[in-house]
This record gives sequence, structure tokens and C1' cells, in this order.
RNA sequence: AUCAACCCUUGGGGGAGGCAGUUUAUGCCUGAGAGUCUUCCGAUAGAACGGGAGAGACCCCUUGAACCUGAUACGGAUAAUUCCGACGGAGGAAACAGGGAAUUGAUCAGAA
Repeated sequence: AUCAACCCUUGGGGGAGGCAGUUUAUGCCUGAGAGUCUUCCGAUAGAACGGGAGAGACCCCUUGAACCUGAUACGGAUAAUUCCGACGGAGGAAACAGGGAAUUGAUCAGAA
């Protein structure tokens, strides 16, 4: 000096399961995250509820296992569940963005 890790800004992508319960209130399991808020539609006397959109949290953006398909599948475990493994040198999947003090690592150059 360059690159990466790390942090920030902007843009973009994604998921929200299982069980118990009077299926109410709520609680428990795994996980980064299991809908927090606003609004619209359906339903309703009104809510709960279901779906869409936006924001927010969390994760991920080609160096891509975030996430989707395969899958109402396979092996193991559990109260149950992508809970674990495999599937997976399978197929898809969103940045050629900008900036940054210190530290760490790698590479190169110079000096001693």
C1' cells in the first nucleotide's frame, strides 16, 4: 500500500413452525428470527380469526445453505415439529453500491 474480517449508510432478498390449554388467558421446544405496529379486504352485532400491503426486529446479497423446490419424501430423535442428519460437488435465489477510527489476518514493496 492492497485485500479480507469488523462497523455504518443506501438499495435489494427472505421466513415466521410444533405442542399443551377451557383452543381463552397464556405456557413450553428449537432457532439469528416463530408477527411487534399501522392499514386494507373477507367474516362478524363487534371482536377473535384468515389473507394482502407497508414499517420495524432478525438473517442474507454471487466469496450466495439467508431462503425456495425436491418433500404429504429418507434415517435418527422427540410430547411434537427442518429438532438433528442426509439430500447438497442437486436445481433456483437478491449489490460489479458507497464510506469508515482502531485492531487482527494475508499478500506485495521499501527501509533497517

Predicted 3D model of a 112-nucleotide RNA (TPP riboswitch aptamer (THI element)) from a Nitrospirota bacterium. Rfam family: TPP riboswitch aptamer (THI element). Its family is annotated with thiamine pyrophosphate binding in the Gene Ontology. Its mean pLDDT, the model's own confidence on a scale to 100, is 76. Taxonomically the source falls in Nitrospirota (Bacteria, Pseudomonadati). The model forms 100% of the base pairs in the Rfam consensus. It was read from a public genome assembly, where an Rfam model found it.